A computed fold for a 73-nucleotide RNA from a Bacteroidales bacterium, annotated as transfer RNA. It matches the Rfam family "tRNA". Rfam classes the family as a transfer RNA. Rfam's curators write: Transfer RNA (tRNA) molecules are approximately 80 nucleotides in length.
RNA sequence: UGCGGGAUAGCUCAGUUGGCAGAGCGUGGGAGUCAUAACCCCGAGGCCACCAGUUCGAUCCUGGUUCCCGCAA
Numbered sequence: 001u002g003c004g005g006g007a008u009a010g011c012u013c014a015g016u017u018g019g020c021a022g023a024g025c026g027u028g029g030g031a032g033u034c035a036u037a038a039c040c041c042c043g044a045g046g047c048c049a050c051c052a053g054u055u056c057g058a059u060c061c062u063g064g065u066u067c068c069c070g071c072a073a
Stems, first nucleotide, its partner, number of pairs: 001072007010025004019056001027043004049065005
C1' cells in the first nucleotide's frame, strides 16, 4: 500500500428479504434456607463505532472515516 473479516448491554456473542433490538454470563430486588449456595421469579442496563446518502422508515442497503484481526506485497 492492496484485499478480506469485524465494531450491537459491563463481558462473550446472536439478530432481522429494511418496519417497537435479544440470549448466556455478570449485576440489583424477591423467593427459597436455621443461615449461605444452587435452582426459581422479577427488573435495570443499548441512540447497534462515527459522518453523510437512499428510503415513508436504516442496527440492516450505499459511500467515506476511525479502530481491531487476518492475508498478500